[in-house]
């Protein structure tokens, strides 16, 4: 240089144009002499940046930036 996948809470992850969820991680109560474990609530995402299409965009398109793998 080219081609391919891949970026969503601190961490892993879902969600194939129609309300961003889950686990674990945290915070608070419960409950126990006490601690873990269980149980309940809570709070934590500009969905990688920017741009477009759409009545509506994690989603489809264009460009960049990280990262992995591959060809030369």
């Nucleotide at each position: 240089g080219c081609c391919u996948c891949a970026g969503u809470g601190g961490c892993u992850u879902a969600a194939u144009g129609g309300c961003a969820g889950a686990g674990c991680a945290g915070u608070u109560g419960g409950u126990u002499u006490g601690u873990a474990a269980c149980c309940a609530a809570c709070a934590g995402g500009u969905u990688g940046g920017g741009g477009g299409u759409u009545c509506a965009a994690c989603u489809c398109c264009c460009u960049c930036c990280u990262g992995a793998g591959g060809c030369u």